[in-house]
RNA sequence: GCCUCAGUAGCUCAGUGGCAGAGCGAUGGUUUUGUAAACCAUAGGUCGCGGGUCCGAUUCCCUCCUGAGGCU
Repeated sequence: GCCUCAGUAGCUCAGUGGCAGAGCGAUGGUUUUGUAAACCAUAGGUCGCGGGUCCGAUUCCCUCCUGAGGCU
């Protein structure tokens, strides 16, 4: 230098054009003499940046950034 893949909640990841989700974690509550466990609830997201297509983009296209792998 070229090619491929990935970037979504604190972490691990779903989500193939029409209201952004799960598990774990955090906080609060119930329960217990107390802790843990269990159960209930709540909060937490400019979907990596910028642009394009579209009535509408996390999703499709382009540039850039970051990371992983491969070729030379």

This is a predicted structure of a 72-nucleotide RNA (transfer RNA) from a Microcaldota archaeon. Lineage of the source: Archaea > Nanobdellati > Microcaldota. RNAcentral holds the sequence, with entries from ENA. Its Rfam family is "tRNA". From the family's description: Transfer RNA (tRNA) molecules are approximately 80 nucleotides in length.